[in-house]
Context: one part of a larger RNA
Molecule: small-subunit ribosomal RNA, 3' major domain
Organism: uncultured bacterium
């Protein structure tokens, strides 16, 4: 001056309490470790690895591993000698990479030391090899916590101190008052972006209250209305009152779509953690160079006695099944969405309108609601797993895609100890959509909307944090 205390004093936070659903048992999915293996690439390990990078490993993609292959080499540049078209399209070997015999076959004018291309050699070239404890970048945490400094000044021999501390206030070093301190930076608000209210402009592919027309905003029209794109207005503790140094600020009211930062987002100080990362780039230093480079073919990253993390399905009657019948929002679509008809129970097929989209299509959401059944069982729960038959994607589904039908029906009767997460349109609950992508292991992530709860006395305790001693 810090760091640290099971020292002390004030604050805070779904940090504990109050509530609500999980998770820990079941199968199942996914990451992970151990294990195995010719290889099971590799990297990432308390919180801050482990449905993480991987927004998609059958080939490819890959970085193992095995066989056969090439060695100026997939790729770049320059130089020396040397040949000549290269490419194609077809044969034949062979897994394939490639080889191999025939075919076909140059351009330009500045006709050359010319493009372009093949061979030798050579300087190179290649490396997801090694070091993240040699870096840059970028990123994760503490922590959206409220702190981190500096100049002048004064104090102290010095290191430092002061300011920044103290009285209050606040989400905040946020303001207000003191004060040897008087300013400033970076951070806090705020400016940004979205939503929640109006006015106004403008109506087309959206809209339809009035007028006509209709099986239908379908057509005439129209611009109130929704909505869509602009432009503005609005919230500022401004206004009353109580409390307060009558300062800052709180604490009721009022008017208001919205109150006291309205929500939500994006934005993360100084710096910790030799914290990830040389496998996303870059990039020293070191290592390979007929191989640590490369091109190819099946294989492997998908194994499985177990052990863990994170998910999703359940264990049932606030359910299950059947029938019947309402209501979104967000998004991508032309090597795409694909209406509609016809056909299969069905996954689909099979023709194909429309459409590069407020015009059309993916898209009739599903919980909800009304009726039928079922009645407490391992069941008309559960749906694993096994059998058989199918689509459909792709060159190819045997290692290993997804779906569909049909038959079987497994564990499970709500879960020890401990342990997440969440304070309001949230928790829980329901579906949809989208990246990535031929397909797909997506129960995943990112998004959108439906219906929509219960609690918070309080800060004595746990965790972690801020000031002061």
């Nucleotide at each position: 001056u810090g760091a640290c205390g099971g020292g002390g004093g004030c604050c805070c936070c779904c940090a504990c309490a109050a509530g609500c659903g999980g998770c820990g048992g079941a199968g199942c999915a996914u990451g992970u470790g151990g294990a195995u293996u010719a290889a099971u690439u590799a990297g990432a390990u308390g919180c801050a690895a482990c449905g993480a990078g991987a927004a998609g490993a059958a080939c490819c993609u890959u970085a193992c591993a095995u066989g056969g292959g090439c060695u100026c080499g997939u790729c770049a540049u320059a130089c020396a000698c040397u040949g000549g078209a290269u490419c194609g399209a077809g044969g034949c070997a062979g897994a394939g990479a490639u080889g191999u015999a025939g075919u076909u076959u140059c351009c330009c004018u500045u006709u050359g030391u010319g493009g372009c291309u093949g061979g030798u050699g050579u300087a190179c070239a290649g490396g997801u090899g090694g070091u993240g404890c040699a870096u840059g970048g970028u990123u994760g945490u503490c922590g959206u916590c409220a702190g981190c400094u500096c100049g002048u000044g004064u104090c102290g021999u010095g290191a430092g101190a002061u300011g920044u501390u103290g009285g209050g206030u606040u989400a905040a070093g946020u303001c207000c008052c003191g004060c040897a301190a008087c300013g400033a930076g970076c951070g806090c608000a705020a400016c940004c972006c979205u939503u929640g209210u109006c006015u106004u402009a403008u109506g087309u592919u959206g809209c339809c209250a009035g007028c006509a027309u209709u099986u239908g905003g379908u057509u005439g029209g129209g611009g109130c209305c929704u909505c869509a794109u602009g432009a503005g207005a609005g919230a500022c503790u401004g206004c009353c009152g109580g409390g307060g140094u009558c300062a800052a600020c709180u604490c009721g009211g009022a008017g208001g779509a919205a109150g006291g930062u309205g929500g939500g987002g994006a934005a993360g100080a100084c710096g910790u953690c030799a914290a990830a990362u040389c496998a996303u780039c870059a990039u020293g230093c070191c290592c390979c160079u007929u191989a640590u480079g490369u091109a190819c073919a099946g294989g492997g990253c998908u194994u499985c006695a177990c052990a863990c993390a994170u998910g999703g399905u359940a264990c049932a009657a606030u359910g299950g099944u059947c029938g019947g019948u309402a209501c979104a929002a967000c998004g991508g679509g032309c090597a795409g969405c694909g209406a509609c008809a016809c056909u299969g129970u069905g996954a689909g097929g099979u023709g194909g309108a429309g459409c590069g989209a407020a015009u059309u299509g993916c898209u009739g959401a599903a919980a909800a609601c009304c009726g039928g059944c079922u009645u407490u069982a391992g069941u008309u729960u559960g749906g694993a797993u096994u059998g058989g038959g199918g689509u459909u994607u792709g060159c190819a589904a045997c290692u290993u895609g997804a779906c569909c039908c049909c038959a079987a029906g497994a564990a499970g009767u709500c879960g020890g100890a401990g342990u997440c997460g969440c304070u309001a349109g949230u928790a829980a609950u329901u579906g949809c959509a989208g990246a990535u992508c031929a397909g797909c292991a997506a129960u995943g992530c990112u998004g959108c909307g439906g219906u929509g709860a219960a609690u918070a006395c309080g800060u004595u305790c746990c965790c972690g944090g801020g000031c002061c001693u």